The RNA shown here (c-di-GMP-I riboswitch aptamer) has 76 nucleotides and comes from Acidaminobacter hydrogenoformans DSM 2784. Its mean pLDDT, the model's own confidence on a scale to 100, is 85. The sequence is in RNAcentral, with records from ENA.
RNA sequence: CACCGACAAAGGCAAACCAGUCGAAAGGCUGGGACGCAAAGCUAAAGGGCCUGUAAAAUGGCAGCCAGCUACCGAA
Numbered sequence: 001c002a003c004c005g006a007c008a009a010a011g012g013c014a015a016a017c018c019a020g021u022c023g024a025a026a027g028g029c030u031g032g033g034a035c036g037c038a039a040a041g042c043u044a045a046a047g048g049g050c051c052u053g054u055a056a057a058a059u060g061g062c063a064g065c066c067a068g069c070u071a072c073c074g075a076a
Stems, first nucleotide, its partner, number of pairs: 004074002012037002017032006035064001041069003047066002049062003
């Protein structure tokens, strides 16, 4: 350095649900909450896929589906 992921250390994030709010909806934001996560960090036309919507149509949405990029620590 790479791979890897500990009954290690320092920490971090926050599912469902509830309240408020934005939105046509999917869904987002804030607060509470904690199912879980070694990337649950970032990337959404221009990686794939999924959701909403439409007669059809996405430059609408989902990163906690896969994928790509970056990254703390250092046992086996």